[in-house]
Description: Model confidence (mean pLDDT): 77 of 100. Lysine riboswitch aptamer from Rossellomorea aquimaris, 192 nucleotides, folded computationally. It was read from a public genome assembly, where an Rfam model found it. Its Rfam family is "Lysine riboswitch aptamer". From the family's description: Riboswitches are metabolite binding domains within certain messenger RNAs that serve as precision sensors for their corresponding targets. Taxonomically the source falls in Rossellomorea (Bacteria, Bacillati, Bacillota, Caryophanales).
RNA sequence: AGUGAUGGUAGAGGCGCGGAAACCAAUAGUACGUUGCAUGAAGAGGUUGAGCUCUUGUGAAUGCAAUGGAAAGGGGAAUUCGCCGAAGCUGGUUCGUCGACUCAACCUUCAUCCAGCUGGACCUGCAUUGAAAAAAUGCAGGGCUGUCAUACGACACAUCUCCCUGAUGUCGUAUGGAGGACUAUCUCACGC
Numbered sequence: 001a002g003u004g005a006u007g008g009u010a011g012a013g014g015c016g017c018g019g020a021a022a023c024c025a026a027u028a029g030u031a032c033g034u035u036g037c038a039u040g041a042a043g044a045g046g047u048u049g050a051g052c053u054c055u056u057g058u059g060a061a062u063g064c065a066a067u068g069g070a071a072a073g074g075g076g077a078a079u080u081c082g083c084c085g086a087a088g089c090u091g092g093u094u095c096g097u098c099g100a101c102u103c104a105a106c107c108u109u110c111a112u113c114c115a116g117c118u119g120g121a122c123c124u125g126c127a128u129u130g131a132a133a134a135a136a137u138g139c140a141g142g143g144c145u146g147u148c149a150u151a152c153g154a155c156a157c158a159u160c161u162c163c164c165u166g167a168u169g170u171c172g173u174a175u176g177g178a179g180g181a182c183u184a185u186c187u188c189a190c191g192c
Stems, first nucleotide, its partner, number of pairs: 002190004007186005014084001016083005023076002032068007042055004046106006087118006094111001096110001099107001119145002122142008147177009159167002
């Protein structure tokens, strides 16, 4: 061997994060179509209300039987791309956007900006969403792991200091903090 700047650059944590994805499981023999029988006036356009339009005794809706028979969202994934506040969540903002025949209220999808929270993965319980014993999110708990600080101990004597010695380095244990962090290095300003 200093202080400050959310300054610049490059890195580390590991079932690490996120995107795309052939293919796969499940959704599901479900929705739906056709036919037959029964029944007999309603049904559809995201929900409700008001309107408007369409289908319907040439049989609506519903039930039973036969026959045909999906898809989206979510999940896994060969492979690949971007990365390490990676990313995710919560609240608000816009009179934004998607779905709607019009209007009003709402719901749903996506996006912008602002603020806040979470170091990371996993396990368990509860709640919500979901077809789901999948998965995601939130809350709580549990150990594990990386990083920094402090304390104690061990090792090394390579480096600096040096009369003795101390600092540094590696490992272990314990406690605590948080990613605006941590490690290395550069720049600027101040200081010595």